This is a predicted structure of a 73-nucleotide RNA (transfer RNA) from an Anaerolineales bacterium. Rfam family: tRNA. Its family is annotated with triplet codon-amino acid adaptor activity in the Gene Ontology.
RNA sequence: GCCACAGUAGCUCAGCUGGUAGAGCAGUCGAUUCGUAAUCGACCGGUCACGAGUUCAAAUCUCGUCUGUGGCU
Numbered sequence: 001g002c003c004a005c006a007g008u009a010g011c012u013c014a015g016c017u018g019g020u021a022g023a024g025c026a027g028u029c030g031a032u033u034c035g036u037a038a039u040c041g042a043c044c045g046g047u048c049a050c051g052a053g054u055u056c057a058a059a060u061c062u063c064g065u066c067u068g069u070g071g072c073u
Base pairs, nucleotide, nucleotide: 001072002071003070004069005068006067007066010025011024012023013022019056027043028042029041030040031039049065050064051063052062053061
């Protein structure tokens, strides 16, 4: 230098044929227990890496930028 893949909650990830942003863990509160752990319920938490374009509507499609991983030279 070229190619591919990835970037979504504090962490690990889902969401893909455009139409409300989700799960598990973690955190907080409560129930249960003499108490703790475990278990159960609820709550909290997001400019969907950044910028632009297409569209009535973009996490999703297109282009560019940045970062990471792998490969080629």